Overview
Predicted 3D model of a 99-nucleotide RNA (SAM riboswitch aptamer (S box leader)) from a mouse gut metagenome. Model confidence (mean pLDDT): 82 of 100. Its Rfam family is "SAM riboswitch aptamer (S box leader)". Gene Ontology term of the family: regulation of gene expression. The RNAcentral record of the sequence draws on MGnify.
RNA sequence: UUAUCAAGAGUGAGUAAGAGACUGGCUCAGUGACCUCACAGCAACCUGUAAAAUAAACAAGGUGCUAAAACCAGCAAAGCAUAAAGCUUUGAGUGAUGA
Repeated sequence: UUAUCAAGAGUGAGUAAGAGACUGGCUCAGUGACCUCACAGCAACCUGUAAAAUAAACAAGGUGCUAAAACCAGCAAAGCAUAAAGCUUUGAGUGAUGA
C1' cells in the first nucleotide's frame, strides 16, 4: 500500500487470577478462564498441481484462526421516531490477519 474481518473449527497437559486493547455495557473465569505446550481441527491469503495470463477445481507446504460480529457501543452523515431516552443504515477512525 492493498484484500478480508456477522461463515467455520477444541481437547489434553502445565501454570494460576484475572481475561475479553481503552471507557461504558455485557460476557468468560478455582466446574481453572487468560497464557504456554502437545495433538486435533477450521479456512484457503500465499504456495503447489501449472503451463503466457485469467477464472474455476483439487491438495494443504508457509502463515493465520478454533467463546460471543473485531462481543456491542464510542466519531461523523443520512433516514425514522418520541414527552424524553432512542432505533436503523452507511461511512470514518482504531485494530487483527494475509500478500